The part of an RNA shown here (large-subunit ribosomal RNA, domain I) has 573 nucleotides and comes from a Candidatus Margulisiibacteriota bacterium. The coordinates come from a structure-prediction model, not an experiment, and the mean pLDDT is 80. Its Rfam family is "Bacterial large subunit ribosomal RNA".

Context: one part of a larger RNA
RNA sequence: GGCAUAUGGAGGAUACCUAGGCUACUUCAGGCGAUGAAGGACGCGUGUGGCGGCGAUACUCUCCGGGGAGUUGUCAAACAAACUGUGAUCCGGAGGUUUCCGAAUGGGAGAACCCAUACAGAGUAAUGUCUGUAUACGAAUAGAGUCAACCAGGCCAACUGAAACAUCUUAGUAACCUGAGGAACAGAAAUCAAAAGAGAUUUCCAAAGUAGUGGCGAGCGAAAUGGAAAUAGCCUAAACCUUGUCAGAUUAUAGCCUGUAAGCGUUUCUGACGGGGUGUCGCGGGACGUUUAGUCGUGUUUUACAGAACACGGAAAAAGUUACAAAUGCUUAUUCUAGCUGAAGUUUUCUGGAAAGUAAUGCCAUAGAAUGUGAUAGCCAUGUAAGCGAAAGGGUAAGCACUUUUUUAGACGUUCCCAAGUACCACGGAACACGAGAAAUUUUGUGGGAAUCCGGGUGGACCAUCAUCCAAGGCUAAAUACUGUAAGUAGACCGAUAGCGAACUAGUACCGUGAGGGAAAGGUGAAAAGCACCCCUGGCGGGGAGUGAAAUAGUACAUGAAACCGUAUGCCU
Numbered sequence: 001g002g003c004a005u006a007u008g009g010a011g012g013a014u015a016c017c018u019a020g021g022c023u024a025c026u027u028c029a030g031g032c033g034a035u036g037a038a039g040g041a042c043g044c045g046u047g048u049g050g051c052g053g054c055g056a057u058a059c060u061c062u063c064c065g066g067g068g069a070g071u072u073g074u075c076a077a078a079c080a081a082a083c084u085g086u087g088a089u090c091c092g093g094a095g096g097u098u099u100c101c102g103a104a105u106g107g108g109a110g111a112a113c114c115c116a117u118a119c120a121g122a123g124u125a126a127u128g129u130c131u132g133u134a135u136a137c138g139a140a141u142a143g144a145g146u147c148a149a150c151c152a153g154g155c156c157a158a159c160u161g162a163a164a165c166a167u168c169u170u171a172g173u174a175a176c177c178u179g180a181g182g183a184a185c186a187g188a189a190a191u192c193a194a195a196a197g198a199g200a201u202u203u204c205c206a207a208a209g210u211a212g213u214g215g216c217g218a219g220c221g222a223a224a225u226g227g228a229a230a231u232a233g234c235c236u237a238a239a240c241c242u243u244g245u246c247a248g249a250u251u252a253u254a255g256c257c258u259g260u261a262a263g264c265g266u267u268u269c270u271g272a273c274g275g276g277g278u279g280u281c282g283c284g285g286g287a288c289g290u291u292u293a294g295u296c297g298u299g300u301u302u303u304a305c306a307g308a309a310c311a312c313g314g315a316a317a318a319a320g321u322u323a324c325a326a327a328u329g330c331u332u333a334u335u336c337u338a339g340c341u342g343a344a345g346u347u348u349u350c351u352g353g354a355a356a357g358u359a360a361u362g363c364c365a366u367a368g369a370a371u372g373u374g375a376u377a378g379c380c381a382u383g384u385a386a387g388c389g390a391a392a393g394g395g396u397a398a399g400c401a402c403u404u405u406u407u408u409a410g411a412c413g414u415u416c417c418c419a420a421g422u423a424c425c426a427c428g429g430a431a432c433a434c435g436a437g438a439a440a441u442u443u444u445g446u447g448g449g450a451a452u453c454c455g456g457g458u459g460g461a462c463c464a465u466c467a468u469c470c471a472a473g474g475c476u477a478a479a480u481a482c483u484g485u486a487a488g489u490a491g492a493c494c495g496a497u498a499g500c501g502a503a504c505u506a507g508u509a510c511c512g513u514g515a516g517g518g519a520a521a522g523g524u525g526a527a528a529a530g531c532a533c534c535c536c537u538g539g540c541g542g543g544g545a546g547u548g549a550a551a552u553a554g555u556a557c558a559u560g561a562a563a564c565c566g567u568a569u570g571c572c573u
Stems, first nucleotide, its partner, number of pairs: 001572009016523002020494002022491006029483002031146002039101003042055003049075003052059001061095006070083003106115003116135007137143001150181001151179004161168001165215001191198002202229005212220002233475003236419001240277010255264002257307006282453001284418004288413006296313006315407006328401010339388003345361001346377001347360002350357001362379002364368001370382003424448008434460001455470005510517002530557001533544004
């Protein structure tokens, strides 16, 4: 020096565990904010560093409920001083207080700071000072800021793929901006279809990786139709009537519902802009005119009579606050925000430190889910099944009150209306699965530019026939998408190099001027019973003694592998 055996150190793998994560689903909620948010700074405790809580009324104040014996949060034990059956601490509901910064809003500023003005008050001999309220912008009864994903719109890449690369792809994606809601968008056919028909939108399954498109490369990629989910339809513009304001017009009385008689005197007509009524459709609809039939009463239309029209009321019927108009209250039911009751062995034997294990013998069960308890407990504890419960505040549903609407349809027509710089066309782009293509359809920058039902659009160039629908105004629940927050359930999900970056003081320590980057770190024991006392020692540490089932469980603490380093013994050199 090597090898072997034994025994240690060091180290922290492994198996075990879980306080934390991950995923899916269900329910709720889907906002908060000038009544000052989100997020912070600084303070508040007997003593107080962090975390949590709170705000100069500062580990809290008041009221109302629950609860019932201890309490003064936690890391973190102890002391002191207190509170508490006149019901504390604690849990829930409603209020109060709520410094400073922050949209930040009196002015300013390098956030948590500085400096004001007006009025009122306190104080001072007086001034300084202190307290309260007001004082930003502005499109005005509203806004601003913030917030995880989902949604709509605007703007819009590149790496990449094409085995290079340019059309193409990545992709109308990411990023950025704007706006909104609990969902958003869309939506009641100028839609599809094809000789038969369907009947708003949205989502899913199939059609189908089909038809197509494509340096016909890479790739991209429908629709009809069928089946499901969910269902809901409406309101304007115009024609016509009426009314208000303004402007204009005349041949001279054109007007005042019609007829007769009397009366009034600009009441008339045209145009523009408003209000009310009417009206809303494609077997075209509506207006207007004529005509046929049609609930009751009252009133009005200059006066009288007759007719006609209109308005109001009654009665009947219908509907409704998610669209089609729009508020509010009451009642009932149910539910959320604290809780409560809740069966049956602590019987014996053995092992053990400890019984829930073993052996024996009982009991409950609408409860044998689970967790804890000194090892594995239906009957020990918390619970579980089942049942009960709200002074206060909130949600949902139904009903009533309430509100609104309707009570007219049909026939005929040489009349009127039916959304205009629109449809459409040309040129240049874009969207459509569709890259200009035979390229319809949708959209638009520029230039042209219609028609009103004997009308207009569409059916993938275009024309005819045929079919189908009615653009150029608007609203609309549900089925659908998402999950930060709240509650719950589950897992052939992880188990400390895993699982969130974070099981621990974690977005912490630390790094960076900054945007930003970003860790490591879990386990004594059933209980601290955490080793009194003695000895060695400067201390650390160790040896006894003691605790404990165990101390090779001694706060460098459970198990304690390997690399690495010793000690003892044997063998070899």